[in-house]
RNA sequence: GGGAGGGUAGCUCAGCCUGGGAGAGCAUACGGCUGAAGACCGUAGGGUCGAGGGUUCAAAUCCCUCUCCUCCCA
Numbered sequence: 001g002g003g004a005g006g007g008u009a010g011c012u013c014a015g016c017c018u019g020g021g022a023g024a025g026c027a028u029a030c031g032g033c034u035g036a037a038g039a040c041c042g043u044a045g046g047g048u049c050g051a052g053g054g055u056u057c058a059a060a061u062c063c064c065u066c067u068c069c070u071c072c073c074a
Base pairs, nucleotide, nucleotide: 001073002072003071004070005069006068007067010026011025012024013023020057028044029043030042031041032040050066051065052064053063054062
């Protein structure tokens, strides 16, 4: 230099193809249960969806540019 995949909650990831409600598990806090704790059950908090721009009534999702990580080729 060329190519591919990836960046979404504190962590691991789904959702993107086919535009419209931002989610799951774990973790955390609180409550229930227990003599107490763990396990289990319930509730809650927590997000500029890597950044900027474009298209659209509407973008995590489509298009362009940039950036970071991983792999392959040279």

This is a predicted structure of a 74-nucleotide RNA (transfer RNA) from a Candidatus Woesearchaeota archaeon.
The organism belongs to Candidatus Woesearchaeota, within Archaea.
The coordinates come from a structure-prediction model, not an experiment, and the mean pLDDT is 86.
The sequence is in RNAcentral, with records from ENA.
Its Rfam family is "tRNA". From the family's description: Transfer RNA (tRNA) molecules are approximately 80 nucleotides in length.